[in-house]
The prediction has a mean pLDDT of 80. Predicted 3D model of a 77-nucleotide RNA (transfer RNA) from a Clostridia bacterium. The sequence is in RNAcentral, with records from ENA. It matches the Rfam family "tRNA". Rfam classes the family as a transfer RNA. Its family is annotated with triplet codon-amino acid adaptor activity in the Gene Ontology.
RNA sequence: GGGGGCAUAGCUCAGUUGGUUAGAGCGCAUGUUUCACAUACAUGAGGUCACAAGUUCGAGUCUUGUUGUCCCCACCA
Numbered sequence: 001g002g003g004g005g006c007a008u009a010g011c012u013c014a015g016u017u018g019g020u021u022a023g024a025g026c027g028c029a030u031g032u033u034u035c036a037c038a039u040a041c042a043u044g045a046g047g048u049c050a051c052a053a054g055u056u057c058g059a060g061u062c063u064u065g066u067u068g069u070c071c072c073c074a075c076c077a
Base pairs, nucleotide, nucleotide: 001073002072003071004070005069006068007067010026011025012024013023019057028044029043030042031041032040050066051065052064053063054062
């Protein structure tokens, strides 16, 4: 330099054919239980869906660009 994959909560990930309010597990906070901790149960907080633009009545989802990361190929040393 060329090609391809990925980017959604603190972490690991789902999200169907574009459609009502963006979810799960773990973690975190509070409460109950306990002498206390753990466990269990209940409730809750936490999101610029990487960034920007476009298409559309409507975008996490489609298109383009950028950034980050990973893989393959080529080149240099």